[in-house]
The RNA shown here (FMN riboswitch aptamer (RFN element)) has 141 nucleotides and comes from Miniimonas arenae.
C1' cells in the first nucleotide's frame, strides 16, 4: 500500500428575445447533463440512485377498537428488505480497440404547483442518495 471496523467531510446543472392582459411554460434562438462500469474519455451502451407503485417484516411513532390482565387487531407515518415501473443515437473518420474521442447531423428529460401548456421558475429538498476521499482513528500488516 492493501484489508477490516468506526467516524468525519464531500456528493445536480441549465436564458435571452418576441407575441400577449398574462408565458423563464407558447414562438425563435440558447443553455444543462447525478453515480459506478465499459480494450479509449458516455445525458442516449450496461448497471445504480432518487421520484412513483406494490408486497413482506419491524423490538418504530401517533390515533382508534377489543380486553380483568398478559396481550391482540385496524389505520396512517417511519425504518428495513424484495419486486415493479423508469427517457433518448446514428453516420463518417482515426485507431489494435471508441453507439465513449474528432467531424456532422439527431434525440431525451419524473411528480405537484404556477392570470397560458415547464429538462431550465416555485415546491417536496438545509431532504434523500448511487458513490467519492492520497481523509481521520483503531486493528491488521
Nucleotide at each position: 500500500a492493501a484489508c477490516g471496523u468506526g467516524c468525519u467531510c464531500c456528493g445536480g446543472g441549465g436564458u435571452c428575445g418576441g407575441u400577449g392582459a398574462a408565458a423563464g411554460u407558447c414562438c425563435g434562438a440558447g443553455c444543462c447533463g447525478g453515480c459506478g462500469g465499459u480494450g479509449a474519455c458516455a445525458g442516449u451502451c450496461c448497471g445504480c440512485g432518487a421520484c412513483c407503485c406494490g408486497c413482506a417484516c419491524g423490538a418504530u411513532c401517533u390515533g382508534c377498537c377489543c380486553g380483568a390482565a398478559c396481550g391482540g387487531g385496524c389505520a396512517g407515518g417511519c425504518g428495513u428488505g424484495c419486486g415493479g415501473u423508469u427517457g433518448a443515437c446514428c453516420u463518417g473518420g482515426u485507431g489494435g480497440a471508441a453507439c465513449u474521442c474528432c467531424a456532422g447531423g439527431a434525440c431525451c428529460g419524473a411528480c405537484g404547483g404556477u392570470g397560458a401548456a415547464a429538462g431550465u421558475c416555485c415546491g417536496g429538498a438545509u431532504g434523500g442518495g448511487a458513490g467519492g476521499a492520497a481523509g481521520c482513528a483503531c486493528g491488521c500488516g

The sequence was found by an Rfam model in a public genome assembly.